[in-house]
Context: one part of a larger RNA
RNA sequence: UGACGGGGGCCCGCACAAGCGGUGGAGCAUGUGGUUUAAUUCGAUGCAACGCGAAGAACCUUACCGAGAAUUGACAUCCCGUGACUACCUGUGAGAGCAGGGUUUAGUGUUUACACUACACGGAGACAGGUGGUGCAUGGCUGUCGUCAGCUCGUGUCGUGAGAUGUUGGGUUAAGUCCCGCAACGAGCGCAACCCUUGUCCUUAGUUGCCAGCAAGUAGUGUUGGGGACUCUAAGGAGACUGCCGGUGAAAGUCGGAGGAAGGUGGGGAUGACGUCAAGUCCUCAUGCCCUUUAUAUCUCGGGCUACACACGUGCUACAAUGGUCGGAACAGAGGGAGGCGAUGCUGCGAAGCUUAGCCAAUCUUGAAAACCGAUCUCAGUUCGGAUUGCAGGUUGCAACCCAUCUGCAUGAAGUCGGAAUCGCUAGUAAUCGCAGGUCAGAAUACUGCGGUGAAUACGUUCCCGGGCCUUGUACA
Repeated sequence: UGACGGGGGCCCGCACAAGCGGUGGAGCAUGUGGUUUAAUUCGAUGCAACGCGAAGAACCUUACCGAGAAUUGACAUCCCGUGACUACCUGUGAGAGCAGGGUUUAGUGUUUACACUACACGGAGACAGGUGGUGCAUGGCUGUCGUCAGCUCGUGUCGUGAGAUGUUGGGUUAAGUCCCGCAACGAGCGCAACCCUUGUCCUUAGUUGCCAGCAAGUAGUGUUGGGGACUCUAAGGAGACUGCCGGUGAAAGUCGGAGGAAGGUGGGGAUGACGUCAAGUCCUCAUGCCCUUUAUAUCUCGGGCUACACACGUGCUACAAUGGUCGGAACAGAGGGAGGCGAUGCUGCGAAGCUUAGCCAAUCUUGAAAACCGAUCUCAGUUCGGAUUGCAGGUUGCAACCCAUCUGCAUGAAGUCGGAAUCGCUAGUAAUCGCAGGUCAGAAUACUGCGGUGAAUACGUUCCCGGGCCUUGUACA
């Protein structure tokens, strides 16, 4: 000087407390451990691994296993030879391949011979190749403490020196934020602001959006003429600054009030200091060294990654009446669409099929929003719950057995609110309700977004956890 303390002081955070809803019990989905297996590819392992890499394993992917092939190679450059090779057809084969037939090259140099190049095949070797090892050799990227308020430097001063001071102290703040004081005076990286979005208003613009007023038309509908008022769209501005008033204070500030759409950082996002964990990643990529080279590289078919006495994590659905079933009728936002979205009509109980209009989309389409309202059920393992299983079908795709998804009929398991323990959340939040997107041929209870309905509680900081500053002790570095 740090680190640590079941030392002290001050302060903060859904850290506790006050509340609301969960997990832990059930069934299923998914990931992991373990076990099994020819293989169940590999990585991630307290917080900070475990719906993680994977924004989607039937083949492919695919790295694993079995079998079958081939060895300058699936891919790159160089050398020599040939002018074909391919497409296509035949045989064989699980396919890759192997064997045979087959047809006939292109460009440049003024044309041709010829030369060179391209392309294909054959040959020789230099080499290719490696999701092989090492993340404790590395770059890059990322997690984490933590959006915590800290981390440092120059000059000066003090100290023999390591170092100290500044950065401590008194206030204040979300903040090393600002004020005052002070052997310090300044400065940098962080904080804040500048950026995006949302909340109010104004100006400009008015189609594909809108329809107040004026006409026309219809069973009905901005449908038509028209209009720019309103909504909206999207560009530019205004607006909030403790600016104003009062209390308090030395000041910084703080408390209350007014006006205002908004008040003291208005809400949300992006933004992550010096560093820590030899944290993670050599399976994104790049890369040193080591290893491999008829194989640890390459091609193909089939299998596996989907196994299943069990254990754990994360979720979904429930156990019901704030509910189930049936019927009826409203109200979103944000997205997507050309090998795409697909209206209308017809067929089918349905998944879906047939037909195709329109739309490269503020125009057409996805598209039905759901929680809502009414009737009924009357407390039961039930008209709750839907697992499991049987049969019959639809769709995608070369292919659905291992191993997809959806529909109909039948079947109707556990489960009556969950021990010890443990998690999230402070407002348009929790809870609850649907909708969309990416991935994607097909395949979400996951992920990422979107809106609808919409709470309770916070006395307080004694305690648990994590963190910041000062101080103290130390057999620690």
Molecule: small-subunit ribosomal RNA, 3' major domain
Organism: uncultured bacterium